[in-house]
RNA sequence: GACGCGGUAGCUCAGUCGGUAGAGCAGUGGCCUUUUAAGCCAACGGUCGCGGGUUCGAUUCCCGCCCGCGUCACCA
Numbered sequence: 001g002a003c004g005c006g007g008u009a010g011c012u013c014a015g016u017c018g019g020u021a022g023a024g025c026a027g028u029g030g031c032c033u034u035u036u037a038a039g040c041c042a043a044c045g046g047u048c049g050c051g052g053g054u055u056c057g058a059u060u061c062c063c064g065c066c067c068g069c070g071u072c073a074c075c076a
Base pairs, nucleotide, nucleotide: 001072002071003070004069005068006067007066010025011024012023013022019056028042029041030040031039049065050064051063052062053061
């Protein structure tokens, strides 16, 4: 340098015929318990890597860029 995969909640990840984003764990509050843990309930938590484009509407499609991993190439 070329190509492929990936970047979504604090963490691990779902979510592709485009319709406005979810789960588990963690954390928080409550119930239960003599207390803790466990268990149960609830709420909270997101510029969907960044910037543009298409569209009534983009996590999803197109373009550029950044970051991670892998393969290949180059290497005076």